[in-house]
RNA sequence: GUGGUUGUAACUCAGCGGUAGAGUAGAGCCCUGAAAAGGCUCCAGCACUGGUUCGAUCCCAGUCUUCCACA
Numbered sequence: 001g002u003g004g005u006u007g008u009a010a011c012u013c014a015g016c017g018g019u020a021g022a023g024u025a026g027a028g029c030c031c032u033g034a035a036a037a038g039g040c041u042c043c044a045g046c047a048c049u050g051g052u053u054c055g056a057u058c059c060c061a062g063u064c065u066u067c068c069a070c071a
Base pairs, nucleotide, nucleotide: 001070002069003068004067007064010024011023012022013021018054026042027041028040029039030038047063048062049061050060051059
């Protein structure tokens, strides 16, 4: 350089056109004589730019990034 692949919460992952979710972690409360376990609540996110569409995490183009192969 070429082709493919990856990017969503602090971390690990769902979500394939119609209100962005779970587990773990963090904070608060409840429970207990006190812990552990458990319950409830909170915190926080679609890599970036443009396009298509009534509507985009999702489709298209470009840029960047992860990994793989070829040269």

Background:
Predicted 3D model of a 71-nucleotide RNA (transfer RNA) from a Minisyncoccia bacterium. Its Rfam family is "tRNA". Rfam describes the family as follows. Transfer RNA (tRNA) molecules are approximately 80 nucleotides in length. Rfam classes the family as a transfer RNA. The prediction has a mean pLDDT of 84.